Model confidence (mean pLDDT): 87 of 100. The RNA shown here (c-di-GMP-I riboswitch aptamer) has 87 nucleotides and comes from Bacillus litorisediminis. The organism belongs to Bacillus, within Bacteria. It was read from a public genome assembly, where an Rfam model found it.
RNA sequence: AUCUCGAAAAGGCAAAGUUGGUGAAAGCCAGCGACGCAAAACUACAGGGGCUACGGUGUUGAUACACUAAGCCAGCCAGUUACCGAA
Numbered sequence: 001a002u003c004u005c006g007a008a009a010a011g012g013c014a015a016a017g018u019u020g021g022u023g024a025a026a027g028c029c030a031g032c033g034a035c036g037c038a039a040a041a042c043u044a045c046a047g048g049g050g051c052u053a054c055g056g057u058g059u060u061g062a063u064a065c066a067c068u069a070a071g072c073c074a075g076c077c078a079g080u081u082a083c084c085g086a087a
Base pairs, nucleotide, nucleotide: 005085006084012037013036017032018031019030020029021028022027035075041080042079043078047077048076049073050072051071055068056067057066058065059064
């Protein structure tokens, strides 16, 4: 120095909920909040998986149903990068 690993230290992020905003929705942004996280950092038409269906297609008596992502989720798996250094 690197790989594995995760004691300590310095720090970091922020679930649910809630207030306001935004979006058709899934969701996202900001404040409060803190369930947890050793990558809860980054990457979504350059992997897998999942969510929604404005719009589109089909069916229907129907305002209903089904399918569909170029919308969304990385705190689902995964890929990439990274602080510290005990056993």